[in-house]
RNA sequence: AGGACUAUAGCUCAGUUGGUUAGAGCACCUGCAUGACAUGCAGGGGGUCCUCAGUUCAAAUCUGAGUAGUCCUACCA
Repeated sequence: AGGACUAUAGCUCAGUUGGUUAGAGCACCUGCAUGACAUGCAGGGGGUCCUCAGUUCAAAUCUGAGUAGUCCUACCA
């Protein structure tokens, strides 16, 4: 320098060909149960879906640019 992939909750991730409310597990908070802890049960909070712009009646999803990370190739030494 060229290319591929990834970016969604505190963490690990899912999310169909654009459409009905953005979800799961773990973690966190409250209550019950226990002498207490762990486990269990019930309930709850937490997200502008990496950023900006565009297309569209409608974008996590499509398009462009950028940022960060991982990997491959090339070059130098």